[in-house]
This is a predicted structure of a 75-nucleotide RNA (transfer RNA) from an Acidobacteriota bacterium. The sequence was found in a public genome assembly. Rfam family: tRNA. It is annotated as a transfer RNA. Gene Ontology term of the family: triplet codon-amino acid adaptor activity. From the family's description: Transfer RNA (tRNA) molecules are approximately 80 nucleotides in length. NCBI's taxonomy places the organism under Bacteria, Pseudomonadati, Acidobacteriota. The coordinates come from a structure-prediction model, not an experiment, and the mean pLDDT is 82.
RNA sequence: GAGGCGGUAGCUCAGCGGUAGAGCACUGGCCUUUUAAGCCAGGGGUCGAGGGUUCAACCCCCUCCCGCCUCACCA
Numbered sequence: 001g002a003g004g005c006g007g008u009a010g011c012u013c014a015g016c017g018g019u020a021g022a023g024c025a026c027u028g029g030c031c032u033u034u035u036a037a038g039c040c041a042g043g044g045g046u047c048g049a050g051g052g053u054u055c056a057a058c059c060c061c062c063u064c065c066c067g068c069c070u071c072a073c074c075a
Stems, first nucleotide, its partner, number of pairs: 001071007010024004018055001026042005048064005
């Protein structure tokens, strides 16, 4: 330099045009002699950034940033 995959809650990930979700974690409560486990409820999101298309964009298009992989180049 070229190509591919990815960036969504604190962590791991799903969702791929029509109200943003799950598990774990966290907070409160119940239970328990206590802890753990279990049960109930709750908080937490500029969906990497900026534009474009659309009635409507996490989702489609363009540019850029970051991570991983492959190839090429140099040594």